[in-house]
RNA sequence: GAAGUGGGCGGGGCGAUCGCUGGCGCUCGCAAGGGCGCUGGAGGAAAGUCCGAGCUCCACAGGGCAGGGUGCUUGCCAACGGCAAGGCGGGGCGACCCGACGGAAAGUGCAACAGAGAGCAAACCGCCGAUGGCCCGCAAGGGCACAGGCAAGGGUGAAACGGUGCGGUAAGAGCGCACCAGCGUCCGUGGCGACACGGCGGAUCGGCAAACCCCACCCGGAGCAAGGCCAAAUAGGGAGGAAUGCGGCGGCCCGUCGCGCUAAACCUCCGGGUAGGCCGCUCGAGCCGCGGGGUGACUCGCGGCCCAGAUGAAUGAUCGCCGCGCCGGCGCAAGCCGGCGGACAGAACUCGGCUUACACGCCCGCUUCACAU
Numbered sequence: 001g002a003a004g005u006g007g008g009c010g011g012g013g014c015g016a017u018c019g020c021u022g023g024c025g026c027u028c029g030c031a032a033g034g035g036c037g038c039u040g041g042a043g044g045a046a047a048g049u050c051c052g053a054g055c056u057c058c059a060c061a062g063g064g065c066a067g068g069g070u071g072c073u074u075g076c077c078a079a080c081g082g083c084a085a086g087g088c089g090g091g092g093c094g095a096c097c098c099g100a101c102g103g104a105a106a107g108u109g110c111a112a113c114a115g116a117g118a119g120c121a122a123a124c125c126g127c128c129g130a131u132g133g134c135c136c137g138c139a140a141g142g143g144c145a146c147a148g149g150c151a152a153g154g155g156u157g158a159a160a161c162g163g164u165g166c167g168g169u170a171a172g173a174g175c176g177c178a179c180c181a182g183c184g185u186c187c188g189u190g191g192c193g194a195c196a197c198g199g200c201g202g203a204u205c206g207g208c209a210a211a212c213c214c215c216a217c218c219c220g221g222a223g224c225a226a227g228g229c230c231a232a233a234u235a236g237g238g239a240g241g242a243a244u245g246c247g248g249c250g251g252c253c254c255g256u257c258g259c260g261c262u263a264a265a266c267c268u269c270c271g272g273g274u275a276g277g278c279c280g281c282u283c284g285a286g287c288c289g290c291g292g293g294g295u296g297a298c299u300c301g302c303g304g305c306c307c308a309g310a311u312g313a314a315u316g317a318u319c320g321c322c323g324c325g326c327c328g329g330c331g332c333a334a335g336c337c338g339g340c341g342g343a344c345a346g347a348a349c350u351c352g353g354c355u356u357a358c359a360c361g362c363c364c365g366c367u368u369c370a371c372a373u
Base pairs, nucleotide, nucleotide: 001369002368003367004366005365006364007363008362009361010360012322013321014320015319016318017317018316020041021040022039023038024037025036026035027034028033043344047355048354050353051352052351053350054349055223056222057221058220067219068218069217070216071215072086073085074084075083076082087101088099089098090097091096102214103213107212108211109208110207124154125153126150127149128148131147132146133144134143135142136141162180163179164178165177166176167175181204183201184200186199187198188197189196190195227279228278229277230276237270238269239268240267241266245259246258247257248256249255286305287304288303289302290301291300292299293298324341325340326339327338328337329336330335
């Protein structure tokens, strides 16, 4: 320098004008609310709502069935399907990456296409034909490939009953042997463990459980529109009120109309629910710094800080300067001038994760190759 690999971070800055919203103070107003000042006001994913919790209400003696989830080991954590460190398998020259990674000696099932044959293995090409058969020959022997033998070679396939070699044979074959691979409920050593290494034993046919299934462990349901409090108008419910009574019309009396004296209307009170308001609501498994423990996830101690709480739902708009990227022009160069661009997205009870999206920029570790010293 090129190519690659792993991890982390930022996600424009300052100012002016006009607005929106929470809190506090002062002030105006009977109140609703208004004015002024100070101060707080989106994210790394606020997203998808996939997993796990807190919190709330409902349900619940205990056990089982059904259903769902998880699935190498040891840890971390409030918990988890998350994270860390490892083991094993696979990929890459390597840094490193990927893995639903328990069980196929319980049972059921599946395997397209190709191929002779895909589950009690199989004879398409091929090899042999020792033995039996047929033919030639006096015989020795030769021929045919009918019976039959063969899984070594070819071919098909994701997969065809281990691989290499020697022996063996008519030809072959774990048929025999050596080594390798694989298997084992065996032994030893190391490791908490997954497992590794060594030894021993048997010629030894599988694959799929993100197919049913078996095994082990875990799981009650609904969700802040949870849930609680205050509480109009109207309708309906309950209790009470008077009999020369009650109500409507009407300023009042008279009057008139309706109704009642077996309580309907009317009035008063009570209770439930609705509109509306308040709480839940943001101080929390919180954030920052320093120190200790641990390989690490994480944890402990001390100190400091308060960091949105809206609900027809605020967090915005415009402009200027600087910074960043791209393009064009000028310049020997440093640079100058002009234009354009700036992503993904946006709280809604709160956390821990995972996943997905993202213009542009920065930092650190490591690998391979080339060159120079």